RNA sequence: CUAAGAUAAUGGCAAACUUAUUGAAAAGUAAGGACGCAAAGCUACGGGUCUAAAGCUAAUAAUUAGCAAUGAUCGCCGGGUUACCUAA
Numbered sequence: 001c002u003a004a005g006a007u008a009a010u011g012g013c014a015a016a017c018u019u020a021u022u023g024a025a026a027a028g029u030a031a032g033g034a035c036g037c038a039a040a041g042c043u044a045c046g047g048g049u050c051u052a053a054a055g056c057u058a059a060u061a062a063u064u065a066g067c068a069a070u071g072a073u074c075g076c077c078g079g080g081u082u083a084c085c086u087a088a
Base pairs, nucleotide, nucleotide: 004086005085012037013036017032018031019030020029021028022027035075041081042080043079045078046077047076048073049072050071055067056066057065058064059063
């Protein structure tokens, strides 16, 4: 330096759920809380998944149904990028 990684050390993150708040929703943020995580750090670039507001189409008395990502997810997978520790 590269790879790999623990019943090691120092630390880190925080699922479900609850409360508050933003949002049309998915979901985000803050606090509490820990199921887990060696990149569960960062990045929506590729695939996947979730939602369906604007818009479009059809029917309608109100409204409803379908399509629709420019919305969301990196704790779904892959890619890119940065990084702590060192037993075997």
This is a predicted structure of an 88-nucleotide RNA (c-di-GMP-I riboswitch aptamer) from Mesobacillus foraminis. Lineage of the source: Bacteria > Bacillati > Bacillota > Caryophanales > Mesobacillus. The prediction has a mean pLDDT of 88.